[in-house]
RNA sequence: GCCGAAGUAGCUCAGGUGGUAGAGCAACUGAUUCGUAAUCAGUGGGUCGGGGGUUCGAGUCCUCUCUUCGGCA
Numbered sequence: 001g002c003c004g005a006a007g008u009a010g011c012u013c014a015g016g017u018g019g020u021a022g023a024g025c026a027a028c029u030g031a032u033u034c035g036u037a038a039u040c041a042g043u044g045g046g047u048c049g050g051g052g053g054u055u056c057g058a059g060u061c062c063u064c065u066c067u068u069c070g071g072c073a
Base pairs, nucleotide, nucleotide: 001072002071003070004069005068006067007066010025011024012023013022019056027043028042029041030040031039049065050064051063052062053061
């Protein structure tokens, strides 16, 4: 330099042919306990790597770009 994959909650990952974003773990609160852990119940946490475009509507489609990983040279 060329090709491909990935980027979504603190972490690991889902997200149907576009319809307004979820799970587990973690955190916090409460119950239980003499107390801690464990267990049970609940709560908060994101404008989806960034810019632009298409559309009534974009995590999803198009384009440019950044980062990481792999392959070729």
Model confidence (mean pLDDT): 82 of 100. Transfer RNA from a Holosporales bacterium, 73 nucleotides, folded computationally. It was read from a public genome assembly.